[in-house]
RNA sequence: AAAUCACUUCAGGGCAGCGAAAAGCGACCGGCGGUAUACCCCGCGAGCCAAAUAGGCAGGAACUUGUGAGAUUCAAGUGGCGACAGUAAAGUCUGGAUGAAAGAAGUAGUUU
Numbered sequence: 001a002a003a004u005c006a007c008u009u010c011a012g013g014g015c016a017g018c019g020a021a022a023a024g025c026g027a028c029c030g031g032c033g034g035u036a037u038a039c040c041c042c043g044c045g046a047g048c049c050a051a052a053u054a055g056g057c058a059g060g061a062a063c064u065u066g067u068g069a070g071a072u073u074c075a076a077g078u079g080g081c082g083a084c085a086g087u088a089a090a091g092u093c094u095g096g097a098u099g100a101a102a103g104a105a106g107u108a109g110u111u112u
Stems, first nucleotide, its partner, number of pairs: 001112004006107005015026001017025002027092002029082002031044004039080002047057003062078005084095003
């Protein structure tokens, strides 16, 4: 250093204002891995079913121009989307959740 195994720690943000209003105007927010830096490219997680493993189901959205060797990721512009339950029709309130988890970091052992 690589592989493997056990354990530890960490691991989600947001309603200014107008309005009777959570629906209108507007404001604000964007998990993890990959890839030229990504909420809307590919994949994963969070929910539900299940022997709770495997597996299955559900679950959203983008274009244009420019730079460049390379970008649907950068710059400029204009758009769009957001689990489940509750309540009043909710991305932002309350709740499951002082939870779980993609994953990140670390410690010890074993093998090469």
FMN riboswitch aptamer (RFN element), 112 nucleotides, folded computationally.
It was read from a public genome assembly, where an Rfam model found it.